[in-house]
RNA sequence: AAUUGAAAAAGGCAAACUACCCGAAAGGAUAGGACGCAAAGCUUAGGGUCUAAAUGCUAGGGGUGAUACUCCUGCACACGAUCGCCUGGUUACCAAU
Numbered sequence: 001a002a003u004u005g006a007a008a009a010a011g012g013c014a015a016a017c018u019a020c021c022c023g024a025a026a027g028g029a030u031a032g033g034a035c036g037c038a039a040a041g042c043u044u045a046g047g048g049u050c051u052a053a054a055u056g057c058u059a060g061g062g063g064u065g066a067u068a069c070u071c072c073u074g075c076a077c078a079c080g081a082u083c084g085c086c087u088g089g090u091u092a093c094c095a096a097u
Stems, first nucleotide, its partner, number of pairs: 002097004012037002017032003021028002035084001041090003045087003048082003055076003059073005
C1' cells in the first nucleotide's frame, strides 16, 4: 500500500419505542433505549422510495350578479425528506493475508 472480515482486543454507532422540541407532511434535533451495523463515518452526485407546503388543472362541489375572486375536496408535481434502500465519491480503527 492492496485485498479480506474467520477468530480476538480496544473502542464506536444506535432501529423500534418513550419524553420533549422543530416541520404542512414525510421526516429531523435532544435525552432515554438497543434491533442491528465493519464504514449504520461524511457526501443527495445517479437511481429508488416517502411526503405534497408552494404551484398547476380543460377535475368535482360551495360562496358570489359573475366565466372574476375565494373556500373545500381530488389529481399532478420536489425546489422537501431518506446515505440504517442501492450505487458512486471521499476519509478512517483493529486484525489476517
The RNA shown here (c-di-GMP-I riboswitch aptamer) has 97 nucleotides and comes from Salinibacillus xinjiangensis. The sequence was found by an Rfam model in a public genome assembly. Taxonomically the source falls in Salinibacillus (Bacteria, Bacillati, Bacillota, Caryophanales).